[in-house]
RNA sequence: GCCCCGUUAGCUCAGCAGAUAGAGCAUCUGUCUUCGGAACAGAGGGUCGGGGGUGCGAUUCCCUCACGGGGCA
Numbered sequence: 001g002c003c004c005c006g007u008u009a010g011c012u013c014a015g016c017a018g019a020u021a022g023a024g025c026a027u028c029u030g031u032c033u034u035c036g037g038a039a040c041a042g043a044g045g046g047u048c049g050g051g052g053g054u055g056c057g058a059u060u061c062c063c064u065c066a067c068g069g070g071g072c073a
Base pairs, nucleotide, nucleotide: 001072002071003070004069005068006067007066010025011024012023013022027043028042029041030040031039049065050064051063052062053061
């Protein structure tokens, strides 16, 4: 320098042939317990990496930038 993959909740990740954003763990609350833990029930938490474009509508498609990983030279 070129090519490919990834970036979504505090963490690990799903979702997406364009139509209301999810799970597990963690956190908080309640039940239970002498207390704690476990278990069960519930709650909060995300401008979907930044910017732009197409479109009635973009996490999803296109361009660009940033960051991380891999390959080639």
A computed fold for a 73-nucleotide RNA from a Candidatus Levyibacteriota bacterium, annotated as transfer RNA. The organism belongs to Candidatus Levyibacteriota, within Bacteria. Rfam family: tRNA. The coordinates come from a structure-prediction model, not an experiment, and the mean pLDDT is 82.